About this RNA
This is a predicted structure of a 75-nucleotide RNA (transfer RNA) from an uncultured bacterium. It matches the Rfam family "tRNA". The family's RNA type in Rfam is transfer RNA.

[in-house]
RNA sequence: AUGCGUAUAGCUCAAUUGGCAGAGCGCCCCGACGUAAAGUCGGGGAAGUUGCGGGUUCGAACCCCGCUGCGCAUA
Numbered sequence: 001a002u003g004c005g006u007a008u009a010g011c012u013c014a015a016u017u018g019g020c021a022g023a024g025c026g027c028c029c030c031g032a033c034g035u036a037a038a039g040u041c042g043g044g045g046a047a048g049u050u051g052c053g054g055g056u057u058c059g060a061a062c063c064c065c066g067c068u069g070c071g072c073a074u075a
Stems, first nucleotide, its partner, number of pairs: 001074007010025004019058001027045007051067005
């Protein structure tokens, strides 16, 4: 340099190939057990410019174009 893959919550990852953005862990609040702390269990909650900038569409995490980071391959 070229090709391919990848980027979504603090972390690890889903999201049926266009139609309500989610789960687990972590975090916050409440309750039970526990003398207490730790911990376990139950209930509730917060947290997102879907890497960045444009485009298509009634509607985009998803399609198209450009750019950036990371990984792999080729030279």
The coordinates come from a structure-prediction model, not an experiment, and the mean pLDDT is 81.